[in-house]
Context: one part of a larger RNA
RNA sequence: GAUUGAACGCUGGCGGCGUGCCUAACACAUGCAAGUCGAGCGGUAACGCGGGAGCAAUCCUGGCGACGAGCGGCGAACGGGUGAGCAAUGCUUCGGAAUCUGCCCUUUAGUGGGGAACAACCAACCGAAAGGUUGGCUAAUACCGCAUACGCCCUUCAUCUAUACCGGAUGUUGGGGAAAGCGGGGGACCGCCGGGCCUUGCACUAUUAGAUGAGCCUAAGUCGGAUUAGCUUGUUGGUGAGGUAAAAGCUCACCAAGGCGACGAUCCGUAGCUGGUCUGAGAGAACGAUCAGCCACACUGGGACUGAGACACGGCCCAGACUCCUACGGGAGGCAGCAGUAGGGAAUAUUGCACAAUGGGCGAAAGCCUGAUGCAGCAAUGCCGCGUGUGUGAAGAAGGCCUGCGGGUUGUAAAGCACUUUCAGUAGGGAGGAAAAAGCAAUGCUAAUAAACCAUUAAUAAUGACGUUACCUACAGAAGAAGCACCGGCUAACUCUGUGCCAGCAGCCGCGGUAAUACAGAGGGUGCGAGCGUUAAUC
Numbered sequence: 001g002a003u004u005g006a007a008c009g010c011u012g013g014c015g016g017c018g019u020g021c022c023u024a025a026c027a028c029a030u031g032c033a034a035g036u037c038g039a040g041c042g043g044u045a046a047c048g049c050g051g052g053a054g055c056a057a058u059c060c061u062g063g064c065g066a067c068g069a070g071c072g073g074c075g076a077a078c079g080g081g082u083g084a085g086c087a088a089u090g091c092u093u094c095g096g097a098a099u100c101u102g103c104c105c106u107u108u109a110g111u112g113g114g115g116a117a118c119a120a121c122c123a124a125c126c127g128a129a130a131g132g133u134u135g136g137c138u139a140a141u142a143c144c145g146c147a148u149a150c151g152c153c154c155u156u157c158a159u160c161u162a163u164a165c166c167g168g169a170u171g172u173u174g175g176g177g178a179a180a181g182c183g184g185g186g187g188a189c190c191g192c193c194g195g196g197c198c199u200u201g202c203a204c205u206a207u208u209a210g211a212u213g214a215g216c217c218u219a220a221g222u223c224g225g226a227u228u229a230g231c232u233u234g235u236u237g238g239u240g241a242g243g244u245a246a247a248a249g250c251u252c253a254c255c256a257a258g259g260c261g262a263c264g265a266u267c268c269g270u271a272g273c274u275g276g277u278c279u280g281a282g283a284g285a286a287c288g289a290u291c292a293g294c295c296a297c298a299c300u301g302g303g304a305c306u307g308a309g310a311c312a313c314g315g316c317c318c319a320g321a322c323u324c325c326u327a328c329g330g331g332a333g334g335c336a337g338c339a340g341u342a343g344g345g346a347a348u349a350u351u352g353c354a355c356a357a358u359g360g361g362c363g364a365a366a367g368c369c370u371g372a373u374g375c376a377g378c379a380a381u382g383c384c385g386c387g388u389g390u391g392u393g394a395a396g397a398a399g400g401c402c403u404g405c406g407g408g409u410u411g412u413a414a415a416g417c418a419c420u421u422u423c424a425g426u427a428g429g430g431a432g433g434a435a436a437a438a439g440c441a442a443u444g445c446u447a448a449u450a451a452a453c454c455a456u457u458a459a460u461a462a463u464g465a466c467g468u469u470a471c472c473u474a475c476a477g478a479a480g481a482a483g484c485a486c487c488g489g490c491u492a493a494c495u496c497u498g499u500g501c502c503a504g505c506a507g508c509c510g511c512g513g514u515a516a517u518a519c520a521g522a523g524g525g526u527g528c529g530a531g532c533g534u535u536a537a538u539c
Base pairs, nucleotide, nucleotide: 001539002538003537004536006535007534008533009532010531013386014385015384016383017382018381019379020378021344027341028340030339031338032337035074036073037072040071041070043067044066047065048064049062050061051060052059053058081297082296083295090222091221092220093219095217096216099214100213104210108206109205110204112146114144115143121136122135123134124133125132126131152176153175154174157171158170159169160168161167181202182201183200184199185198186197189196190195223269224268225267230260231259232258235257236256237255238254239253240252241251242250272294273293274292275291276287277286279284299320300319301318302317303316322333323332324331325330350376352375353374354373358372359370360369361368362367389419390418391417392416399410400409401408402407423480425475426474427473428472429471433466441457442456443455444454483528484527485526486525487524488509489508490507494523495522496521497520498519504511505510
């Protein structure tokens, strides 16, 4: 000098854009942060609507709008947080083969025919509660057989091939395995008037290729310590078996005795890694907040279940510590999600608004949910921009300070005069972020004459948290807006008074013991300026 997630002191007008628990991965009151689908299902607790009864309160009734609870599907493995652990099961870079992949795209084929339950509900019962037990009824895109399946999986054999085997291609033998319906529309035909049937959209089953995502392996690089020199027995390799989606001592039995190490093994300490950030001419050094990628964790330790995906932050089980409820028998909980509280600390914000936009989940859609996100609030915490007036004005006013008492300086500074009105204030106007989806119409497609779905197009209407938006106009009045540090040298800037090695200053040299430009105050000056200094830290 540059820099900071800074803190402290003094001071403080506005705006834009960023940033904001670095400490206790300490403990947490309260609210919210993951739901959705009635176009899968049986249904009807509340509300609305319709019908009925009643003078009325109200009651009964219809599953019609909708929908609590329940069965079922998808999601909850994303998004969000934190950096404790981890020195290599991580990360970065380059390669690789022995794998899986819901939703999406694509290929081919199919979706036939049956059955038995369990919730909800009803009844009885237990419990303080959390909750539970027994019996009975019932639906489905829930569950289970059967049928079919060139293809798919396993398997036998043959031929070809880059041919011992393995592998690849073609053919072949035997075996195994599927499925579900729902919505819209409809001419003829059938009907037990529920519909069948046809068609279309979505869904479903098997399968092909892809995309995306994920798992695995090799190599190189990746902090300090030798006052850590030896480490290792599933250890190193082989055979066989098991196991996994998949290679592998991944696991097991047997066999061999290997494997690593001064090119630093093992042990100890420290630490999430990277893109990057900061500094520097560079080389390098230091760092890894915000943003982005990867990893790890979710009170502590362990475990699996479900699932395409977890060994799962707001799931389950066990153990532990802690907190809470209890009728003492037993139960409940996990903010390193967003706010917020206590504590720790030099120190770090609101228990805010909205789903309008972007994105995500579910849904055919309308839509619902979304503390992701978009915004607002707080903080000079940082960067950037603007303002606190402009011109004129010598009687060089008054006052202050200095003085050699003549004057000098503060100083065109003020006052006065003439203007301007940025920003803030008041009033009015006013973009853009919002065009999609939906509805309607036309055309095309289809199916049969016409419909529905779907596609395209045009016009119309609606949708904004921010928001008293940005921006523009008008109004009034210089009106509301300057401090901080320093002045011995380094280092820009000097005098007076007080003090008298005292009180004090100080980054280094050093000042102060009666004329202190170094202490304290004042006047003046210098530097920066809504900041200025100090401290800490890095280069």
A computed fold for a 539-nucleotide part of an RNA from an uncultured prokaryote, annotated as small-subunit ribosomal RNA, 5' domain. Its mean pLDDT, the model's own confidence on a scale to 100, is 85. RNAcentral holds the full RNA, with entries from ENA.